[in-house]
RNA sequence: CACUGACAAAGGCAAACCCAUCGAAAGGUGGGGACGCAAAGCUUCCGGUCUACGGGAUAUUCCUAAGGCAGCGGGGUUACCAGA
Numbered sequence: 001c002a003c004u005g006a007c008a009a010a011g012g013c014a015a016a017c018c019c020a021u022c023g024a025a026a027g028g029u030g031g032g033g034a035c036g037c038a039a040a041g042c043u044u045c046c047g048g049u050c051u052a053c054g055g056g057a058u059a060u061u062c063c064u065a066a067g068g069c070a071g072c073g074g075g076g077u078u079a080c081c082a083g084a
Stems, first nucleotide, its partner, number of pairs: 003083003012037002017032006035071001041077003045074003048069003054064004
């Protein structure tokens, strides 16, 4: 440096749900709370998926992202410990 995550050690993050708040919504943020996570650190480059204020149409519906999901995968990048 790469690979692996067995055995440990020190720790870390924080699902659902509740409260507050922002947002048209998806969802975000803060506090509480732990389902889990060896990158569940960061990053929308690719795929997938969610929403549709607005816009469009074959119109009581359908389509549409430069909005979102990093805890849906892939990629990029950074990183603790250990070495079966």